[in-house]
A computed fold for a 476-nucleotide part of an RNA from Candidatus Blackburnbacteria bacterium RIFCSPHIGHO2_01_FULL_40_17, annotated as small-subunit ribosomal RNA, 5' domain. The source organism's lineage runs through Bacteria, Bacteria candidate phyla and Candidatus Blackburniibacteriota.

Context: one part of a larger RNA
RNA sequence: GGACGAACGCUAGCGGCGCGCUUUAAGCAUGCAAGUCGAGCGAUUCCGACGCAAGUCGGGAUAGCGGCAGACGGCUGAGUAACACGUCGGAAUCUACUCUUUGGUGGGGGAUAGCCCCGCGAAAGCGGGGGUAAUACCGCAUAAUCUCGCAAGAGCAAAGGACUUAACGGUCCACCGAAGAAAGAGCCGGCGGCCUAUCAGCUAGUUGGUGGGGUAACGGCCUACCAAGGCUAUAACGGGUAGGGGGUGUUAGAGCACGGCCCCCCAGAAUGAGACUGAGACACGGCUCAUACACCUACGGGUGGCAGCAACUGGGAAUCGUGGACAAUGGACGCAAGUCUGAUCCCGCGACGCCGCGUGGAGGAAGAAGGCCUUCGGGUCUUAAACUCCUUUUGACAAUCAUACAGGUUGUAGAAUAAGCACCUGCUAACUCCGUGCCAGAAGCCUCGGUAAUACGGAGGGUGCAAGCGUUGUCC
Repeated sequence: GGACGAACGCUAGCGGCGCGCUUUAAGCAUGCAAGUCGAGCGAUUCCGACGCAAGUCGGGAUAGCGGCAGACGGCUGAGUAACACGUCGGAAUCUACUCUUUGGUGGGGGAUAGCCCCGCGAAAGCGGGGGUAAUACCGCAUAAUCUCGCAAGAGCAAAGGACUUAACGGUCCACCGAAGAAAGAGCCGGCGGCCUAUCAGCUAGUUGGUGGGGUAACGGCCUACCAAGGCUAUAACGGGUAGGGGGUGUUAGAGCACGGCCCCCCAGAAUGAGACUGAGACACGGCUCAUACACCUACGGGUGGCAGCAACUGGGAAUCGUGGACAAUGGACGCAAGUCUGAUCCCGCGACGCCGCGUGGAGGAAGAAGGCCUUCGGGUCUUAAACUCCUUUUGACAAUCAUACAGGUUGUAGAAUAAGCACCUGCUAACUCCGUGCCAGAAGCCUCGGUAAUACGGAGGGUGCAAGCGUUGUCC
C1' cells in the first nucleotide's frame, strides 16, 4: 500500500447492487416451513333444481382406505487426513417419474379401515364383536427378445377411471412384461493437496485361499476351515489441526494466506444405536430402543427435538423483522381448474461493503464586519460572505398511470433540507500564538514535555480524505 462476513470512536443527505451469529453442533415459548389427488374407493354431511312422495340430477366439504410426493428443496460444518474431495480411468451394478420401440390388460376370490355396538384409560391411546369398498390384497389363465437350465423343459404380470355413443365402439388418463434412451446413484483403481520422528515399529478378520452366506453389484462385506501372512524411513502406527474443490485476497510473477456469500461434492440433524417402508433412506420437520435435558400427569403413564423462516434466552467486540406474496422462476400432487410451497420473489433493519449522486452554478473588492497574527506599516481567513442573475439533483406537496407489495410519469413552490473526520518534529502533505512547566500529557519508530514546546492542551491557519474519517484485529 491492498484486502475484510469485521468491531470500536466521532460524524452522517440520497439511491442502486450486494452482504449480515466468524462465539455455545448451547437451549428454545409461539406461528409458519410438505403436501396433494373425490377423474382409485366406500361412507358421512351441507346446498341447489325438479317432484305430493319415493326418488332423480347438479354442486361443495372431508375423517378413513388407496396412490404419488415426504430421499427434492432449505440449514449447518460437529465429525472426517478418508478414495472425503479433485482429476483421469475402470467393471461386477441399480434406477420411480420422463422419452422411444414392442407385446399385453382374460376370468375369479377372501379380507380390512372408515361405520355401528360394547369395554379400558386422567390423557396419549388401546381392546373385543358385527358389517362394507377399491387402481388395497391373493389365487387361476395367458408368457417372450425376461428368469433358471447344457438341453429337454420349467417359472413369473396386470386395474381400472373420465368423457362420449341408442348400442357396438371411440378418445384421453392410467395398469403389466420386455428392450433401449436420457438423467441420477452405488462400487473399484492411478495420481494430487496440512503439521509432528521429543510418535519407530504397527496388525488377528489381521494378509491370502477354499466352501457357504449376503448385496442391485465386486469384495473379509460376514462366517467356518486352512495357510502365515500384510504394512513400514518413498514415514507405517500414533498425536495435533482441518469438511474438500471451483475459487478469494495479495503479488510484476513465482509464491504465501484463506475457503464467508454463490456453484459442485461430502458429512450431520439433541447424543448413541437399529432396522422398517420404498426405485431411492438407515431417513432434519418418519419409526423403535437407550441416554441426557425439558414439559404434562389423576403418579399408572405420556409428550418433545429450530444446524428450516422469523422470534426468544444465553454466550460475545459483534451480526436483522415473531413482515408481504405465490404476481414471476422453480418444485410436489392433480386430466384440469387448482391447492401447497419461510424454496423463491419482494419489502423492512444495519454507512457492513462496492458503485453513483448531492450539499448549488455564474457574476461579485468598499478587499466590509469579525477572528487570528503583527516588525503596528500591514498580513491572512477572503470572491469567501453580503448582493445580482440562473438552475432544481435530493427533499416537500399535488395530479395521474401501473400494480402482489414496492413503484413509474408529469407538474408546483423554493437555494431551499444536507459536512465531517484525521493529521500538521522527521519518516510524511501541512505553522504560528497562547496555556502548561519531566506536571498534565503525547507516542507506529526515533522520541517529545524540567519557562519562549511547529511533538502536550486550546485557538487561528493549513494538509489529506470525504458521507465518511480514524483506531484496533487478521492476511498478503
The RNAcentral record of the full RNA draws on ENA and SILVA. The coordinates come from a structure-prediction model, not an experiment, and the mean pLDDT is 86.